[in-house]
RNA sequence: GCUCGCCUAGCUCAGUUGGCUAGAGCAUCUCCGUCACAUGGAGGGGGUCGGGGGUUCGAAUCCCUCGGCGAGCA
Repeated sequence: GCUCGCCUAGCUCAGUUGGCUAGAGCAUCUCCGUCACAUGGAGGGGGUCGGGGGUUCGAAUCCCUCGGCGAGCA
């Protein structure tokens, strides 16, 4: 330099024939429970879906561009 893949919650990820209100597990907080803790149960908070732009009535999802990470080829 060329080609390809990935970037969604604090962490690991799901969601990609465009359409109910963006989700799960773990973590965290509150409550129940216990003499206290653990296990367990109930509930809550947390995201402008890597940045910007475009297409569309509508974008995490399609297109362009930039950035980051990884792989292959040279």